[in-house]
Two RNAs folded together computationally: RNase P RNA and transfer RNA, 431 nucleotides in total.
RNA sequence: UGGGUCGGCCGGGCGGUCGCGUCGUGCGAUGAGCACGCCGAGGAACGUCCGGGCUCCACAGGGCACGGUGGUGGGUAACGCCCACCCGGAGCAAUCCGCGAGACAGUGCAACAGAAAGCAGACCGCCGGCUCCGGCCGGUAAGGGUGAAACGGUGGUGUAAGAGACCACCAGGGGCCGUGGUGACAUGGCCCGCUGGGUAAACCUCACCGGGAGCAAGACCAGACAGGGGAUGUUGACGCGGCCCGCCGAGUCCCCGGGUAGGUUGCUGGAGCGGCGCGGCAACGCGUCGCGGAGAGAGAUGGCCGCCGACGGAGCGAGAGCUCCCGAACAGAACCCGGCGUACAGGCCGGCCCAUUCG
RNA sequence: CCCCCAGUAGCUCAGCGGAAGAGCAUCGAUCUUCUAAGUCGCCGGUCGCACGUUCGAAUCGUGCCUGGGGGA
Numbered sequence: 001u002g003g004g005u006c007g008g009c010c011g012g013g014c015g016g017u018c019g020c021g022u023c024g025u026g027c028g029a030u031g032a033g034c035a036c037g038c039c040g041a042g043g044a045a046c047g048u049c050c051g052g053g054c055u056c057c058a059c060a061g062g063g064c065a066c067g068g069u070g071g072u073g074g075g076u077a078a079c080g081c082c083c084a085c086c087c088g089g090a091g092c093a094a095u096c097c098g099c100g101a102g103a104c105a106g107u108g109c110a111a112c113a114g115a116a117a118g119c120a121g122a123c124c125g126c127c128g129g130c131u132c133c134g135g136c137c138g139g140u141a142a143g144g145g146u147g148a149a150a151c152g153g154u155g156g157u158g159u160a161a162g163a164g165a166c167c168a169c170c171a172g173g174g175g176c177c178g179u180g181g182u183g184a185c186a187u188g189g190c191c192c193g194c195u196g197g198g199u200a201a202a203c204c205u206c207a208c209c210g211g212g213a214g215c216a217a218g219a220c221c222a223g224a225c226a227g228g229g230g231a232u233g234u235u236g237a238c239g240c241g242g243c244c245c246g247c248c249g250a251g252u253c254c255c256c257g258g259g260u261a262g263g264u265u266g267c268u269g270g271a272g273c274g275g276c277g278c279g280g281c282a283a284c285g286c287g288u289c290g291c292g293g294a295g296a297g298a299g300a301u302g303g304c305c306g307c308c309g310a311c312g313g314a315g316c317g318a319g320a321g322c323u324c325c326c327g328a329a330c331a332g333a334a335c336c337c338g339g340c341g342u343a344c345a346g347g348c349c350g351g352c353c354c355a356u357u358c359g
Numbered sequence: 360c361c362c363c364c365a366g367u368a369g370c371u372c373a374g375c376g377g378a379a380g381a382g383c384a385u386c387g388a389u390c391u392u393c394u395a396a397g398u399c400g401c402c403g404g405u406c407g408c409a410c411g412u413u414c415g416a417a418u419c420g421u422g423c424c425u426g427g428g429g430g431a
Base pairs, nucleotide, nucleotide: 001355002354003353004352005351006350007349008348009347010346012308013307014306015305016304017303018302020040021039023037024036025035026034027033042330046341047340049339050338051337052336053335054214055213056212057211061245062244063243064242066210067209068208069207070206071085072084073083074082075081086100087098088097089096090095101205102204106203107202108199109198123144124143125140126139127138128137129136130135152170153169154168155167156166157165171195172194173192174191175190176189177188178187179186180185218265219264220263221262227256228255229254230253231252232251239247240246272291273290274289275288276287277286278285279284312325313324314323315322316321360430361429362428363427364426365425366424369383370382371381372380377414386400387399388398389397407423408422409421410420411419
């Protein structure tokens, strides 16, 4: 210098002006409204895909069913998240990817091709025997061909031809004994000829986890109204939203008719954020100091002007640069957090790797 | 706010591990004086998108996109 890879941060700024919303104060009549003042979206507020807090239902219980997770060790309130490591794969490398338990518990699947797709068996071939010369019987799995996948591979001994039948080496598996590691696992020695694979993101098995509903949860206050009919229930309804047990203990459901559609709370200070120190490889934890003003019963954040302005375009200039034009993306809180995923104009900073050049 | 379902030819839908089908429509032929109907034939597909599992994916898994529906 060029290319790559990983991580972190920002995501328009200042001023003026006109508006919007909550709240406070004042005016107004405690109304409508007006004036002034403070404050007023995000890194994803999004998707609602996981996990929790909170609330109610037995302060949540047992079993079955169902669903989820799936290497090991840690972190955390918890997780399907994060960190570190192991194994496998991709890459020259930095680095990235992996739903990464079990296929000797059982059941299933494998189109086409091929002789044969799994209790093995034999189309061509090879070898032996018989023969009416068409072939038949037996041995074999070395060679051929098919396929994504064909009963370890190469060489030799052996044989009628052959074969792990036997031998050497290689690959895999199993057993025993070590070594390192918390562990997944790695590695070494000896022995056994032990050698048919895939699929569980097919059913399934194993281990672990999961009760249900959701702030329109729930609680309090005020107010209005008119009841009627049917079904069912103390021989246990409704509820604990799959079923059974168990718990609870008096209502529940449907139809017609009538009334209301108000206020307060839950509501934002919380597993919060930042700095420093300590422990830890890290995720994270502990200590200390500091910071901390959306919270609206359908839902407010915007427009314009001036200056600056990243990127882009045009022109001029040998170059540095100058002038002009344009001028920000994705997106909007509604109970709150932790994650994941997805969208995003552009910009800034840093680590590492590869190639090339110079010293 | 909480859930559910569906995307396959121009339209309506089958197909749910083994390389894509039906009806209608379009087009061509036939029939007719001509048109329609009828008959025959042809064309037409990123199976919403991407990544994965598998020898093999429209089908299975995950994440997105679009459309529709339900409840409080």